[in-house]
RNA sequence: GUUAGAGUAGAGCAAUGGUAGCUCGUUGGGCUCAUGACCCAGAGGUUGUAAGUUCGAAUCUUGCCUCUAACA
Numbered sequence: 001g002u003u004a005g006a007g008u009a010g011a012g013c014a015a016u017g018g019u020a021g022c023u024c025g026u027u028g029g030g031c032u033c034a035u036g037a038c039c040c041a042g043a044g045g046u047u048g049u050a051a052g053u054u055c056g057a058a059u060c061u062u063g064c065c066u067c068u069a070a071c072a
Base pairs, nucleotide, nucleotide: 001071002070003069004068005067006066007065010024011023012022013021018055026042027041028040029039030038048064049063050062051061052060
């Protein structure tokens, strides 16, 4: 340089164009003599970025940025 794939909570991942969720982690509480395990509740997202289409976009389209792989 060319082609392809990926970008969503602290981490790993979901989500037919119609309320953004799950597991782990984290915070508070319960349980326990205590720790762990277990139970209950909460916080944490401008869905990489900027536009476009649409009544409505994480999802469709385009530019840009970053990462990964193959080829050169």
Annotation
Predicted 3D model of a 72-nucleotide RNA (transfer RNA) from Hemiaulus sinensis. Model confidence (mean pLDDT): 83 of 100. RNAcentral holds the sequence, with entries from ENA.